[in-house]
RNA sequence: UAGGUUCUUUGGGGCAGGGUGCAAUUCCCUAUCGGCAGUAUAGUCUGCGAGCGUUUUUAUGCAUGAUUCGGUGCAAAUCCGAAACCGACGGUAUAGUCCGGAUGAGAAAAGAAUUUU
Repeated sequence: UAGGUUCUUUGGGGCAGGGUGCAAUUCCCUAUCGGCAGUAUAGUCUGCGAGCGUUUUUAUGCAUGAUUCGGUGCAAAUCCGAAACCGACGGUAUAGUCCGGAUGAGAAAAGAAUUUU
């Protein structure tokens, strides 16, 4: 310096205001939010996680949303400007934002110990 093993910690945000209605933070106007790794800095590129099933576990099957234009630059679908778009499952007046599974799980990040080169 790089790798292995073990342990610890961390590890997702968001409906203010108004309308209709018996009833909506769910509809309508409007508001608002953006996990992890990679790459010129990304919700919309590539890959992963979150969901459901089988399994003691390891593991494995299924499902898995959305962007364009202009500018700068060696390089940006990531920056700047503009205009768009998307969002699991169960509950409830139809939910990205409320309640619930969840004091859960988890991509991964940091640190410590130990070991090998």
Background
A computed fold for a 117-nucleotide RNA, annotated as FMN riboswitch aptamer (RFN element). Rfam family: FMN riboswitch aptamer (RFN element). Gene Ontology term of the family: FMN binding. Model confidence (mean pLDDT): 82 of 100.